[in-house]
Parts: sequence; structure tokens; C1' cells
RNA sequence: CCGAAUGUUGCGGGAGAGCGUCCGUUUCGGCGGGCCGCCGAAGGAGCAACCGUCCCCGGAAACUCUCAGGCACCCGGACCGCAGCUCGAGG
Repeated sequence: CCGAAUGUUGCGGGAGAGCGUCCGUUUCGGCGGGCCGCCGAAGGAGCAACCGUCCCCGGAAACUCUCAGGCACCCGGACCGCAGCUCGAGG
């Protein structure tokens, strides 16, 4: 000097599933609760290919479960792209 993981900020893209019903409330946009019916891509949990090292043990998914979250719009949204910041394996 260059600079990988990791974490994070901004912008863009971003699926699924009842604008269900009843009660309350409302500034009439909506909000809260009950009841069923559903969704999986916030988060969480579980198993596993595989990896660490042969065992124990540990890590581990977009798979599975739906605790949570969600089911018109808005918000959110794993993940992807671009631009930064942190950091500094390594060269």
C1' cells in the first nucleotide's frame, strides 16, 4: 500500500397467506381483543448433509416446526445488487 471473513448504514429489488367474522373503541384513516381458516423469507427452535478431529462434544440450511411474527394498502421482510463505515485474516 492492497485487502478477505464479521458487524453495520443508505438506496433499489423483494414472495406467501381471509380487505374473514363477532365485540369494544374511533379524530372514521384506523386501533384493541375473542373465534376459526391459512402463510413462512423478521426473530426463535429442531433434525440433517457436511465441517471441526476417529469418539464424545460443538457448529450447521432457503429443510422442518409454527412459539413469535404475518395474511387489502402502509410498515415489516430472509436474500440479492450498488455505494460507504467498522474491522484487519492474509498478500
A computed fold for a 91-nucleotide RNA from an Acidimicrobiales bacterium, annotated as Glycine riboswitch aptamer. The prediction has a mean pLDDT of 80. Rfam family: Glycine riboswitch aptamer. Rfam describes the family as follows. This family represents the bacterial glycine riboswitch. The source organism's lineage runs through Bacteria, Bacillati, Actinomycetota, Acidimicrobiia and Acidimicrobiales.